RNA sequence: AGAGUUUGAUUCUGGCUCAGGAUGAACGCUGGCGGCGUGCUUAACACAUGCAAGUCGAGCGAAGCGCCUUAUACAGAUUCCUUCGGGAUGAAGGAUUUGGCGACUGAGCGGCGGACGGGUGAGUAACGCGUGGGCAACCUGCCUCACACAGGGGGAUAACAGCUAGAAAUGGCUGCUAAUACCGCAUAAGGCCGCGGCACCGCAUGGUGCGGCGGCAGAAGCUCCGGCGGUGUGAGAUGGGCCCGCGUCUGAUUAGGUAGUUGGUGCGGUAACGGCGCACCAAGCCGACGAUCAGUAGCCGACCUGAGAGGGUGACCGGCCACAUUGGGACUGAGACACGGCCCAAACUCCUACGGGAGGCAGCAGUGGGGAAUAUUGCACAAUGGGGGAAACCCUGAUGCAGCGACGCCGCGUGAAGGAUGAAGUAUUUCGGUAUGUAAACUUCUAUCAGCAGGGAAGAAGAUGACGGUACCUGACUAAGAAGCCCCGGCUAACUACGUGCCAGCAGCCGCGGUAAUACGUAGGGGGCAAGCGUUAUCCGGAUUUACUGGGUGUAAAGGGAGCGUAGACGGCAGGGCAAGUCUGGAGUGAAAGCCCGGGGCUCAACCCCGGGACUGCUUUGGAAACUGCCAUGCUAGAGUGUCGGAGAGGCAAGUGGAAUUCCUAGUGUAGCGGUGAAAUGCGUAGAUAUUAGGAGGAACACCAGUGGCGAAGGCGGCUUGCUGGACGAUGACUGACGUUGAGGCUCGAAAGCGUGGGGAGCAAACAGGAUUAGAUACCCUGGUAGUCCACGCCGUAAACGAUGAAUAGUGGGGUCGGGGAAGCAAAAGAUUCUCCGGUGCCGCAGCCAAACGCAAUAAGGUAAUCCACCUGGGGGAGUACGUUCGCAAGAAUGAAAACUCAAAAGGAAUUGACGGGGACCCGCACAAGCGGUGGAGCAUGUGGUGUAAUUCGAAGCAACGCGAAGAACCUUACCUGGUCUUGACAUCCCCCUGGCCGGACAGUAACGUGUCCUUUCCUUCGGGACAGGGGAGACAGGUGGUGCAUGGUUGUCGUCAGCUCGUGUCGUGAGAUGUUGGGUUAAGUCCCGCAACGAGCGCAACCCCUAUCUUUAGUAGCCAGCAUUCCGGAUGGGCACUCUAGAGAGACUGCCAGGGACAACCUGGAGGAAGGUGGGGAGGACGUCAAAUCAUCAUGCCCCCUAUGAUCAGGGCUACACACGUGCUACAAUGGCGUAAACAAAGGGAAGCGACCCUGCGAAGGCAAGCGAAUCCCAAAAAUAACGUCCCAGUUCGGAUUGUAGUCUGCAACUCGACUACAUGAAGCUGGAAUCGCUAGUAAUCGCGAAUCAGAAUGUCGCGGUGAAUAAGUUCCCGGGUCUUGCACA
Repeated sequence: AGAGUUUGAUUCUGGCUCAGGAUGAACGCUGGCGGCGUGCUUAACACAUGCAAGUCGAGCGAAGCGCCUUAUACAGAUUCCUUCGGGAUGAAGGAUUUGGCGACUGAGCGGCGGACGGGUGAGUAACGCGUGGGCAACCUGCCUCACACAGGGGGAUAACAGCUAGAAAUGGCUGCUAAUACCGCAUAAGGCCGCGGCACCGCAUGGUGCGGCGGCAGAAGCUCCGGCGGUGUGAGAUGGGCCCGCGUCUGAUUAGGUAGUUGGUGCGGUAACGGCGCACCAAGCCGACGAUCAGUAGCCGACCUGAGAGGGUGACCGGCCACAUUGGGACUGAGACACGGCCCAAACUCCUACGGGAGGCAGCAGUGGGGAAUAUUGCACAAUGGGGGAAACCCUGAUGCAGCGACGCCGCGUGAAGGAUGAAGUAUUUCGGUAUGUAAACUUCUAUCAGCAGGGAAGAAGAUGACGGUACCUGACUAAGAAGCCCCGGCUAACUACGUGCCAGCAGCCGCGGUAAUACGUAGGGGGCAAGCGUUAUCCGGAUUUACUGGGUGUAAAGGGAGCGUAGACGGCAGGGCAAGUCUGGAGUGAAAGCCCGGGGCUCAACCCCGGGACUGCUUUGGAAACUGCCAUGCUAGAGUGUCGGAGAGGCAAGUGGAAUUCCUAGUGUAGCGGUGAAAUGCGUAGAUAUUAGGAGGAACACCAGUGGCGAAGGCGGCUUGCUGGACGAUGACUGACGUUGAGGCUCGAAAGCGUGGGGAGCAAACAGGAUUAGAUACCCUGGUAGUCCACGCCGUAAACGAUGAAUAGUGGGGUCGGGGAAGCAAAAGAUUCUCCGGUGCCGCAGCCAAACGCAAUAAGGUAAUCCACCUGGGGGAGUACGUUCGCAAGAAUGAAAACUCAAAAGGAAUUGACGGGGACCCGCACAAGCGGUGGAGCAUGUGGUGUAAUUCGAAGCAACGCGAAGAACCUUACCUGGUCUUGACAUCCCCCUGGCCGGACAGUAACGUGUCCUUUCCUUCGGGACAGGGGAGACAGGUGGUGCAUGGUUGUCGUCAGCUCGUGUCGUGAGAUGUUGGGUUAAGUCCCGCAACGAGCGCAACCCCUAUCUUUAGUAGCCAGCAUUCCGGAUGGGCACUCUAGAGAGACUGCCAGGGACAACCUGGAGGAAGGUGGGGAGGACGUCAAAUCAUCAUGCCCCCUAUGAUCAGGGCUACACACGUGCUACAAUGGCGUAAACAAAGGGAAGCGACCCUGCGAAGGCAAGCGAAUCCCAAAAAUAACGUCCCAGUUCGGAUUGUAGUCUGCAACUCGACUACAUGAAGCUGGAAUCGCUAGUAAUCGCGAAUCAGAAUGUCGCGGUGAAUAAGUUCCCGGGUCUUGCACA
């Protein structure tokens, strides 16, 4: 960076699609490791369970526990004394009690925190957010700093105890008690309020500082004695509140909205301003610069994409906002109208003793549900941070970590080197090979990851580590444990085989698949990416396909029907001022993260850290003054006004004129008129049409008239008058930018149509009738109503077009209209020439535009500089529906309607062809003019159809149908029935045996096949070989089986038509054009001339063959003029003159003459000549078309059959027969039939042959047999013809079908199924409907002859000669073809 796709091809317009990047993704297949991230986009759906906000005993009282202590009573160990009765002593212990201590416990009062942190995006189109400002209209706990303080009192209450209600939640009553809880009093540095003053300042209200007088309001203690708290005031910091400028999605088929609404005064309320609330007053306020309404949406930093401008998004991270089941409300507090607080209402769930209560995962896990889809009811407070506390410490699902998921990004691995017999296998093959492929095996080496073992961190400031025996390091060990996915027709890198057969399927677009699929499926191979790969969804890109950068509107989508004009946008010349835009310097801000650059840390990278840049913006301030803007001053070139003048179908109204049509009256006059392609309806003997005269009425204005004039457009046409608009010329007096365009708006606006009232001659929708036609609701004809006309009022549309919006400036020619000027001719009128301004059409240069066509001073060009309208996200649906506005209605306007549909086009311009019941020219037995046929009959032959065991197959308009088939009784033969064979009837190769083959005999069969017997090789170096037969094995043979749409070759056809192309050059963006067109001419693209063409090729013609004339050479088997012989036959001698034969030549070339024509090509006529304008005929068929025909001539790819779809044998069939068609033969007769006798060819064939003469037979033929491999002999008679005779118009003396009988010939064999002969029989048919074929001269017609094939079997085919016409000399038409041109929606 482009590519595919509209067409036969081209170019443009224009859409669709692809290649790129991205994602909180999902799905399919697959899956080794690690790091860093990330994970309910759907139901703001409902939630079990656990945890997520507590802490302070250094504020307080009480209770419990432990220890110490005080006291009391109990208790009585021990010891002393003893009179032994007792006395003294008084320990441990427990109980009660005083005071204290404790790192104890938990409830309560009290303090601080539960307004942070965490979640979600429902609502919100808003000062919500972003950005920049303001508060002289505000608040701020904890924290910091400064100053000043804390004196002295009082009364309660929870806890607790008792009683009591209730199932519970939760209370009630009585009694007791404390505080840093609560309440007075005192004090007042400073503060606040009221009154009044001074100084300074500002931004309107005002602010700051300093005095005076009066009034008001404070506090709490605890302590380990270090401190920690408390009150007031001020300042700071932090955090908030409010206000403002700008920015912030879509819809006008939402255009008006608003009553506390907008403002004022007063009061209230708030931390604070404010209609924030209330009372009163005024009537405002917002809106096309889009109010209101409706829909959608959290906003931003940023993220994705893009060259950028832009477009899309708003997950994670960060800032702000909003919300906490739904709705409402306040309380407390520095802060909330409060996620884990309160109250009320609602829905839902749970408990209940039915009276009443409890709850809120959009905190972390987790559950159900929804969904294509999204994780663990984990560990720890070790770190970072938060709350409380003086602290120790407690709490913390914030957070740090771990788990799950290839969800993303990044990194690594799945081994490395050597290794050719190029192994095996697989795939393919032209069978040779090739590919997989150094790939593997094998040898050597290594150990990253994973696994095992050992060591073992940092993260922590003094202690403390969840992560974690983790990261990392080391050692030993084994190539082991670790590769898939998509694609391979083009776009787009990568090809073959098989299967399938428009089926199954693929496909992003074009499209692929109907029997040889690189596009389906599989395999081999290849390409791409890789622990991923594809698909789906979405976004940007490509798409300059909404175009600011960066598009258009004549014909592709697109200029409003036209004008006037509002808002808006844009705007002449000169100097002056201001500084809004603009330019420039400074300052503030533009959070962090992200992005870019540089550096650093994890082994690298992803990731993280540091520094810089950028953040294109906003605000503020200093400066500049060219341009835009604004202010004031001038100017006259734009624009307008005045004066003079002429032109004009400009408009409106009134009047008036003649021609014509029609009607009425009267006259003349008689049978038609009218109408058409032809007719008919219609009118007319009741007098039409025609004609004459008079009259009535309506509408339109011939000639002039013009590519002419006027008008904004629509439009305007007899003449006269009146009123009136605009343009133009001249003049240069006046104003002094007054201009241009113009969304909305207003006005005008053809025809048709509508309403009311007139009018109505002609014309004429509708309608009626007649024709035409398959039909004819049409075209044609005869009638005919609305309407057309007038007045007034609507409608508001047209291919309202130049398919071209308006306006300004400059740049050719020759016309024409209006006006002016000049020159000469002139007395004038007038005309001519030149010139200026304005209009109107044409041609064309430059020009550059345009896809081309084309445009071109009247631009679709260029420049300056403008303004409006409109188009584009395909075509249709559709200018339709709904809504709205207008209208009496019809309908109009608005309308990017939508569903749906086609699935990739729709379209513009131009090119080549084909086509046209388009045009021009030309040709052809194309028509016309003629001759003879076919179509009717019988038969022959081919085809269809039907039938059949089979009637083998092919050929199908011309261009299949007497065609393949130049010849089906068997064979042919491919078909059917039945029998038989299986390496085979045919070919090659191998092994064994035999010696045959040939021949003979026999059995048997329907026949082949089969069986038996006899006979029996050659060469030799004696090993064997050649040949043949038999047997065997497999490779193979074989196939007239399929595909002519896989092919070669051959052929038909257009068409013997005159065309088809190329090289170079030139033109065109290109397809293409030119040449090859044009003027002549020709049978011809034949030739000449001209020409941006010049040449060339394949075709045409010529060269070739036959034929027509002559010469020459040669002279047998041909010939015989002259000579001789003769049996009278060129038979013989002889000859080669002639005919002829077959070689070589000559001849014809528009060469000559005349005329025409451009003096050319050429044409017409003539001479000479055997032949005259290619003499006649043949062969020869350009590029191509028809997927034309043929796989059954042959060859051949692929497919199919392989004891049969091959081979062989017998019989049958191809020969059938209600019918239809083609091609022929014979006829229908007298231009004839029959009979008799007679004459003249050419070209061929002949040995498995032609066969003479002679004999026999009515004959076909037979017998005998000569000659001839043929210019010698034979087939062989030519026939029509001419002569004579007969028949006399009839189903016949025409015609010969059919049938009977008897034969002949060929052949192994004539039944199915041959030809011929004789006799007999004697059908249809008396010239053929519609239609259709051939032929232009030795032709048609007619007459015979021959040949190929062939044993036999032509009416067919191919040849040969005989006799031998008519008509045309033209191109209107039919058919076909050629050239040029035109239209085209065809290709």
This is a predicted structure of a 1387-nucleotide RNA (small-subunit ribosomal RNA) from an uncultured bacterium. Its mean pLDDT, the model's own confidence on a scale to 100, is 82. The RNAcentral record of the sequence draws on ENA, Greengenes and SILVA. Rfam family: Bacterial small subunit ribosomal RNA. Gene Ontology terms of the family: structural constituent of ribosome and ribosome.